[in-house]
Predicted 3D model of a 311-nucleotide RNA (Bacterial RNase P class A) from a Synergistaceae bacterium. Its Rfam family is "Bacterial RNase P class A". It is annotated as a ribozyme. Lineage of the source: Bacteria > Thermotogati > Synergistota > Synergistia > Synergistaceae. A source record names the gene rnpB.
RNA sequence: GAAGGGUUUCAUCCAGUCGCUGUCGGCUUGCCGAUGGAGGAAAGUCCGGGCUCCGCAGGGCAGGGUGCAGGAGAAAUUCCUGUGGGUGCGAACCCAAGGAAAGUGCCACAGAAAACAAACCGCCGGGAAACCGGCAAGGGUGAAAAGGCGAGGCAAGAGCUCACCGGACGCGCGGCGACGCGCGUGCCUGGCAAACCCCACCCGGAGCAAGAUCGAAUAGGGGAGGAUGACGCGGCCCGCCGACUCCCGGGUACGAUCGCUCAGAUAAAUGACUGGACACGACAGAACCCGGCUUACGAAACGCUUCCCGC
Numbered sequence: 001g002a003a004g005g006g007u008u009u010c011a012u013c014c015a016g017u018c019g020c021u022g023u024c025g026g027c028u029u030g031c032c033g034a035u036g037g038a039g040g041a042a043a044g045u046c047c048g049g050g051c052u053c054c055g056c057a058g059g060g061c062a063g064g065g066u067g068c069a070g071g072a073g074a075a076a077u078u079c080c081u082g083u084g085g086g087u088g089c090g091a092a093c094c095c096a097a098g099g100a101a102a103g104u105g106c107c108a109c110a111g112a113a114a115a116c117a118a119a120c121c122g123c124c125g126g127g128a129a130a131c132c133g134g135c136a137a138g139g140g141u142g143a144a145a146a147g148g149c150g151a152g153g154c155a156a157g158a159g160c161u162c163a164c165c166g167g168a169c170g171c172g173c174g175g176c177g178a179c180g181c182g183c184g185u186g187c188c189u190g191g192c193a194a195a196c197c198c199c200a201c202c203c204g205g206a207g208c209a210a211g212a213u214c215g216a217a218u219a220g221g222g223g224a225g226g227a228u229g230a231c232g233c234g235g236c237c238c239g240c241c242g243a244c245u246c247c248c249g250g251g252u253a254c255g256a257u258c259g260c261u262c263a264g265a266u267a268a269a270u271g272a273c274u275g276g277a278c279a280c281g282a283c284a285g286a287a288c289c290c291g292g293c294u295u296a297c298g299a300a301a302c303g304c305u306u307c308c309c310g311c
Stems, first nucleotide, its partner, number of pairs: 001307004006302005012277007020037008039283001043294002046292005051207004063203005068082005083097001084095004098198002103196002105192003120139002122135005147165002150162003166187001168185007211258005221248005229241001231239002278281001
């Protein structure tokens, strides 16, 4: 110097004038004064919670979510440190990372065969041949072919035997643990669980237009009273209807207040102009609150990695 990777910080600033808006104070009640006035993501609404209403004895089923270990945290699809796996030369980054000998299922095309095995070409033995028997090393197909590789062995071959690697099981040692290391036995055997499923743990529903309080009007409801009233063939009792009067209760996108905030509105504010500075300014504007994640985006600082050049 170039290309990368990690962490942290800032988010144009200062002054003046005129505006907008919440609160407080003053008075002459619509003016004056004081003071507060967007973000790291206010965004997506993905996860968790507070709060509110509804539901709920307890347990189970169904449905959904999560899934390595230790720690932090109210909790979390959160964070930190590690383990295992993967990617990268590396700094580092990524991973829904339990179970495939519980059961069921799937593995396109190609291929003989995609998993209780099987044998297309081939190899070996016998036979004149047809064919019979042995084999799975080599070829071929495929994303994947029944441990890999080398040697021995054999008629040819094969974990048949041996060394190393890999895997399984057992034992020992280390670690809180995930797990690691060593030794022994010994090769019995594919992948997929973001396929059904099994195991463990967790989970009521709706959301601030949640919801609460107050007030009025209109229509309707309930109760009480109810005429020189209507009906029950005339009258009375009784029943029923009933203008009207009084009372009660709830509903409503009617209004107001609260919920609602040291920004806190309900048409809902945070702007404009002038002057100055230089790094010349990205993404972007709160609507109940909080903790995370994700996405968008400008700049700076400090470590680290790889390569090149010079001393």